This is a predicted structure of a 113-nucleotide RNA (THF (Tetrahydrofolate) riboswitch aptamer).
């Protein structure tokens, strides 16, 4: 000099396990506006993340027990209130899994030459 090549925060998948809501909060969209992060160094977007404010969109409940009304006692009704068990949700977070992974630029590393 020249050719190859290896790390990251980190997304994601899918199990398990747990939070919240099912009385609709979260989640996902869309604009603005702060802000931060982005392999060892350095620079860095129109890409990414995340606050805050606004707009739209928008759902799944079901049985029981406790209660409660009612009754001579039952059957039955109730779902105001408390719990429990099955389900729903683009639900919260954690552990394992795969799988993806510097936007790009320089320079640095390892390997051949």
């Nucleotide at each position: 000099u020249g050719a190859a090549g290896a790390g990251u925060a980190a997304a994601a998948u899918u199990a398990c396990g747990u939070u919240c809501g099912u009385u609709a909060a979260g989640u996902g969209u869309u604009g603005a506006c702060u802000g931060a992060a982005c392999g060892g160094g350095g620079a860095g977007u129109u890409g990414u993340c995340a606050g805050u404010c606004a707009a739209a969109c928008g759902a799944a409940a079901a049985g029981c027990c406790u209660a409660g009304c009612a009754u001579a006692a039952a059957a039955g009704c109730u779902u105001c209130a408390g719990g429990c068990u099955u389900g729903c949700g683009g639900u919260u977070c954690g552990u394992a899994u795969u799988u993806u992974g510097c936007a790009u630029c320089c320079c640095g590393c390892u390997u051949c030459a």